Small-subunit ribosomal RNA, 3' major domain from an uncultured bacterium, 475 nucleotides, folded computationally.

[in-house]
Context: one part of a larger RNA
């Protein structure tokens, strides 16, 4: 110099506190540990591994087991010999792959060759095999914390120190002021996108105020105001007041405004730190395998189950369950595809197939929600696991191991110990939609909107972090 203290000051964060909900008890989904197993592939493990790589294992995937069969190979490129061969198609045999047989167009040509395709031999492919402590990319963490440095000049004998400390101030090493420092660079912050108001322009496939018509559907006619779409502008700057403040920086409060003092949100991750992760995205040193550690294929496994952990969904009910019969998003996705209508089926769906490469046409029903009814606190008209039987859809195929439906059956569970999580506003809780993946399968993840609280503004003390300071058995 750091780094460390169950030293010190001083700030900050859902860090406590002050609330709401969870989670740890139930079923059950899905990870992982352990235990099995021929195999249950690898990999990730304290925060920061465990709905994670996987934005979707039934065959493929597949890397792993079984058992068949291949050797120049499932891929790439070059020699050199060959010229018929493969393929396709039939038959035979096999779990398949594939093998055996039979049939039988090589193309163009300056006739020199060229180009493909088969077999032979060679040089080489091939490996998801090691090592992420050999290493590029990329990423995760501290942490969107405020802090990380140099360049000159001063001081010091030197490691170095000063600048970066000091008073205040900020969300900020943000800004002011002061001072052996003057400046300077990466970081903050703005410039970027989204959203809250407005104006101009534009007017369909969107909209309908007003005025005609109507089958009463913006549906025609028209219109382009208003919503709305998408392009350009405006607007917030402590600009204005008052007050405090060292007359600064700012800090309270106001006023105007759609919007106030960083308006809400994204994107942006400094110098480092963990030999943090990844040789299995990808690349690559180097060690290893070449009739196998390479490649093909059938079938099983990756889905097993005394059990233990994470993390989520449903739920233990009356603010509620079921009926009936109304209303209001948003934001997507659609050609091997979304699929109206109409008909049949108690469903799931089946037929038929308008229309739409979509502000036009389709998924599409938003659901909490409010009206009426009805249960009357009971393991219940609560809860839905579990099972039985018949179905539906995808798809070669759903026994291993799929999702839906119908009709029966109807566990556990009565609010969860010790301990533990998110969350300060359109948040938390709750209510359904979409999409990606995908043939087919979501309680996951991503993103929409609907309804919508409570606290707390305070720092004693828990954890984490910053600065400055002192101790020092560490460097």
């Nucleotide at each position: 110099u750091g780094a460390c203290g169950g030293g010190g000051a001083c700030c900050c964060g859902c860090a406590c506190a002050a609330g709401c909900g969870g989670u740890g008890g139930a079923g059950u989904a899905u990870g992982u540990g352990g235990c099995u197993u021929a195999a249950u592939u690898c990999g990730a493990u304290g925060c920061a591994a465990c709905g994670c790589g996987a934005a979707g294992a039934a065959c493929c995937u597949u890397a792993c087991c079984u058992g068949g069969g291949c050797u120049u190979g499932a891929c790439a490129u070059g020699u050199a010999a060959u010229g018929a061969a493969c393929a396709a198609c039939a038959u035979g045999u096999g779990a398949a792959a594939g093998c055996a047989u039979g049939c039988g167009a090589c193309u163009c040509u300056u006739c020199g060759g060229a180009g493909g395709c088969g077999u032979u031999a060679c040089a080489c492919a091939g490996g998801u095999g090691c090592u992420g402590c050999a290493u590029g990319g990329c990423c995760g963490u501290c942490g969107u914390c405020a802090g990380c440095u140099c360049g000159u000049g001063u001081c010091g004998u030197g490691a170095g120190a000063u600048g970066u400390u000091g008073g205040g101030u900020u969300a900020a090493g943000u800004c002011c002021c002061g001072c052996a420092a003057c400046g300077a660079g990466c970081g903050c912050a703005a410039c970027c996108c989204c959203u809250a108001u407005c104006c101009u322009u534009a007017g369909u496939a969107g909209c309908c105020a007003g005025c005609g018509g109507u089958u009463u559907g913006g549906c025609c006619g028209g219109g382009c105001a208003c919503u709305c779409u998408g392009a350009g502008g405006a607007g917030a700057c402590u600009g204005c007041c008052a007050g405090g403040g060292a007359u600064a920086a700012c800090c309270u409060g106001g006023a105007g405004g759609a919007a106030g003092g960083c308006g809400g949100g994204g994107a942006u991750g400094a110098c480092g730190u963990c030999a943090a992760a990844u040789c299995a995205u990808c690349a690559u040193g180097c060690c290893c395998c070449u009739u196998a550690u390479g490649a093909u294929u059938u079938g099983g496994g990756c889905u097993a189950c005394a059990c233990a952990c994470g993390u989520g969904c449903u739920a233990c009910a009356a603010u509620g369950g079921c009926g009936u019969a109304a209303a209001c998003a948003a934001a997507g996705g659609g050609a091997a595809g979304c699929g109206a209508u109409c008909a049949c089926g108690c469903g799931a769906g089946u037929g038929u197939g308008a229309g739409c490469a979509a502000a036009u046409c389709u998924c599409a029903a938003a659901a909490a929600u409010a009206a009426c009814g009805u249960c009357u606190c009971a393991g219940u008209u609560c809860g839905g696991a579990u099972u039985g039987u018949a179905g539906u859809c995808u798809g070669c195929a759903a026994c291993u191991c799929g999702a839906c439906u119908a009709c029966a059956u109807g566990a556990a569970g009565c609010u969860g110990g010790a301990a533990u999580c998110g969350c300060u506003a359109g948040u938390a809780a709750u209510c359904g939609c979409a999409g990606g993946u995908c043939a087919g399968c979501a309680u996951a993840c991503u993103g929409c909107g609907g309804u919508g609280a409570a606290u707390a503004a305070a720092u004693u003390c828990c954890c984490g972090g910053g600065u400055c300071u002192u101790g020092c058995a560490c460097u």